This is a predicted structure of a 74-nucleotide RNA (transfer RNA) from a Thermoplasmata archaeon. The coordinates come from a structure-prediction model, not an experiment, and the mean pLDDT is 82. Rfam family: tRNA. It is annotated as a transfer RNA.
RNA sequence: GGGGUAGUGGUCUAGCUUGGUAUGAUCCGUGGUUCGGGACCACGUGACCGUCGGUUCAAAUCCGGCCUACCCCA
Numbered sequence: 001g002g003g004g005u006a007g008u009g010g011u012c013u014a015g016c017u018u019g020g021u022a023u024g025a026u027c028c029g030u031g032g033u034u035c036g037g038g039a040c041c042a043c044g045u046g047a048c049c050g051u052c053g054g055u056u057c058a059a060a061u062c063c064g065g066c067c068u069a070c071c072c073c074a
Base pairs, nucleotide, nucleotide: 001073002072003071004070005069006068007067010026011025012024020057028044029043030042031041032040050066051065052064053063054062
């Protein structure tokens, strides 16, 4: 220098192909249960999706630039 993969709550992760107001787990909070704790059960808070633009009525999703990590080629 060229090519590829990935980036989504505190953590991990689904959703991207086929555009339609983001899934689950864990953590945390509250309550139940227990003599109390743990475990278990119920409910709840938290991400507008690496970043900047473009397309579109509508973008995590499509297109382009850039950033970061890893891999391959030279």